[in-house]
The part of an RNA shown here (small-subunit ribosomal RNA, 5' domain) has 522 nucleotides and comes from an uncultured bacterium. It matches the Rfam family "Bacterial small subunit ribosomal RNA".

Context: one part of a larger RNA
RNA sequence: GAUGAACGCUAGCGGCAGGCCUAAUACAUGCAAGCCGAACGGUAACCCUUGUAGCAAUACGAGGGCUAGAGUGGCGUAAGGGUGCGUAACGAGUAUGCAAUCUGCCCGCAACAGGAGGAUAGCUCCCCGAAAGGGGAAUUAAUACUCCAUAAGAUUGUGGUGUGGCAUCACACAGCAAUUAAAUCUGAGGAGGUUGCGGAUGAGCAUGCUUCUGAUUAGCUAGUUGGUAGUGUAACGGACUACCAAGGCGAUGAUCAGUAGGGGAACUGAGAGGUUGAUCCCCCACACUGGCACUGAGAUACGGGCCAGACUCCUACGGGAGGCAGCAGUAGGGAAUAUUGGUCAAUGGGUGCGAGCCUGAACCAGCCAUGCCGCGUGCAGGAAGACGGCCUUCUGGGUUGUAAACUGCUUUUGUCAGGGGAUAAAAAGCCCAUGCGUGGGAACUUGAAGGUACCUGACGAAUAAGCCACGGCUAACUACGUGCCAGCAGCCGCGGUAAUACGUAGGUGGCAAGCGUUGUCC
Numbered sequence: 001g002a003u004g005a006a007c008g009c010u011a012g013c014g015g016c017a018g019g020c021c022u023a024a025u026a027c028a029u030g031c032a033a034g035c036c037g038a039a040c041g042g043u044a045a046c047c048c049u050u051g052u053a054g055c056a057a058u059a060c061g062a063g064g065g066c067u068a069g070a071g072u073g074g075c076g077u078a079a080g081g082g083u084g085c086g087u088a089a090c091g092a093g094u095a096u097g098c099a100a101u102c103u104g105c106c107c108g109c110a111a112c113a114g115g116a117g118g119a120u121a122g123c124u125c126c127c128c129g130a131a132a133g134g135g136g137a138a139u140u141a142a143u144a145c146u147c148c149a150u151a152a153g154a155u156u157g158u159g160g161u162g163u164g165g166c167a168u169c170a171c172a173c174a175g176c177a178a179u180u181a182a183a184u185c186u187g188a189g190g191a192g193g194u195u196g197c198g199g200a201u202g203a204g205c206a207u208g209c210u211u212c213u214g215a216u217u218a219g220c221u222a223g224u225u226g227g228u229a230g231u232g233u234a235a236c237g238g239a240c241u242a243c244c245a246a247g248g249c250g251a252u253g254a255u256c257a258g259u260a261g262g263g264g265a266a267c268u269g270a271g272a273g274g275u276u277g278a279u280c281c282c283c284c285a286c287a288c289u290g291g292c293a294c295u296g297a298g299a300u301a302c303g304g305g306c307c308a309g310a311c312u313c314c315u316a317c318g319g320g321a322g323g324c325a326g327c328a329g330u331a332g333g334g335a336a337u338a339u340u341g342g343u344c345a346a347u348g349g350g351u352g353c354g355a356g357c358c359u360g361a362a363c364c365a366g367c368c369a370u371g372c373c374g375c376g377u378g379c380a381g382g383a384a385g386a387c388g389g390c391c392u393u394c395u396g397g398g399u400u401g402u403a404a405a406c407u408g409c410u411u412u413u414g415u416c417a418g419g420g421g422a423u424a425a426a427a428a429g430c431c432c433a434u435g436c437g438u439g440g441g442a443a444c445u446u447g448a449a450g451g452u453a454c455c456u457g458a459c460g461a462a463u464a465a466g467c468c469a470c471g472g473c474u475a476a477c478u479a480c481g482u483g484c485c486a487g488c489a490g491c492c493g494c495g496g497u498a499a500u501a502c503g504u505a506g507g508u509g510g511c512a513a514g515c516g517u518u519g520u521c522c
Stems, first nucleotide, its partner, number of pairs: 001521003005518005012375006018368002020333001025331003029328003034075003039072002046065008082286003091211008101203002106199007114148004124137005154179005160173005184191002212258003219249003224246008261283004265276004288309005311322004339365001341364003347361001348359004378409004388400005414459006423449001430441004466511005471492003477506005487494002
């Protein structure tokens, strides 16, 4: 000098930041991922109209509107958010390569969308179960599913010519044969569908170099190292399988053990270097522990599934349910770390034609002197150098000290009253124009923070100073008490009767809403 700090004493305000470093311990409760009726069957309740029976109450219907919950289907749930257990590794950083690769939504270009069919959930009925849930029958729809047609510059096979490449090979040209597709809805504006090529974005794989400590760890290795043929994958590869060979790594530190997420960066230092990896950004890993796959463009999936284990809960004892390292919050641990808050107004994300809905992302507010920065606690005059305190050589003097009183002034701050903008560009939506970017027009609505920031006025010095030190290092000294006691102490060292070093008082010095101590790094 620095700190994600803690502790003691003290404490007026604001702005900006930060806030479980320990038990990746266990979790009550609420919320954190939904959206779409312009894909589909259907539709409770409510409203309107109306029919039949009846004196009526009422009962049973029909049509229209508005649509809830549940269901099929689509997109999303792989993002965002959290944590740092594991990992010494192509994990990360950096630089390359993929002629060995994939890529939903988005953008551009080209082509296309003809026909047919069978189910199934829901609904209804029946049954089993304490529940979670499960079984059966009948029936129904789709952008769900299946089949046929059409089809290429797509895929596969085949032979030809040319160009290029380090090689396996790649590309271009014009052929032949075979295989492969679709879906409709609508408010008629629009929104979607299928195939192919290209782009963008994202991802996968491979390689060079760099990446902590220990030799009181010296040898390690059988899918091990290589080859052939295959399997598998989006793709290369002992990734996996069969066979063959006997290799491969290591003193330039293999193997083993310990520790650890990596980087941009942060702290310090003149620099070189040393230390760290909180907040913010990028990458990785993980989601009670271990394993596994399914779905999907993408996961081996935090708020999905299956199996095993530990733990907790419910139970009718037969059997079931759960996973805060999301936001709050609780217990525990600890020296120690916050509210079971508000809003989707803005930014961003999901979905929807849209209006909109959802969003503990985000934006805000609350708590904490945890840090940094700023402001204030008055200013000027004022000597009887007051009273009091302390010291003293004691009718005196010194000091506290212009300090107080007193006089004048100011009002930051504070209290009260009044005013109070920006964040809202508007976008989206509607209309018009436009080949595409886009441009133009009319109007409505929308602010959590918050009646906050800020501004004006009134009042009145009014509401506001402590902490540590004073032997030397090191700025700042006397008195009393104590008497090697009580105690101090970072080092040297103080204390045994005149202690500037202990305790108290007065005075002084330093910093100041903080001060001091402790821990850690330079």